[in-house]
RNA sequence: UUUUUUUAAAGGCAUAAUUGUUGAAAGACAAUGACGCAAAGCUAUAGGGGCUAAGGUGAUGUUAUCGCUAUGCCAGCCAGUUGCAGAA
Numbered sequence: 001u002u003u004u005u006u007u008a009a010a011g012g013c014a015u016a017a018u019u020g021u022u023g024a025a026a027g028a029c030a031a032u033g034a035c036g037c038a039a040a041g042c043u044a045u046a047g048g049g050g051c052u053a054a055g056g057u058g059a060u061g062u063u064a065u066c067g068c069u070a071u072g073c074c075a076g077c078c079a080g081u082u083g084c085a086g087a088a
Stems, first nucleotide, its partner, number of pairs: 002088004012037002017032006035076001041081003047078002049074003055069006
C1' cells in the first nucleotide's frame, strides 16, 4: 500500500423501557439503562428506502373525519465517505 473480517478487544458507541425538556407529529436532547454494533463515526435539496402531516390542497358535509403533499425527520435500513484493531 492492497485485500479481508474467522479468532481476539485496549479504548468507543448505546436498543427497548422509564423520567425530564422540546416538537403539531415523526423525532431530537439529557439522565438511568444495555438489545446489540468493526464504522451503531460522518453525510438527509444534491442515490434508493422508511416515518410524520403542522401548513397547503381535495373529498365528505359541518367545524369534524378521511385522502394527497416535506418545506419536518430517520445514518441503529441499504448506500456514499473517512477511519481503529486483527489476519493474509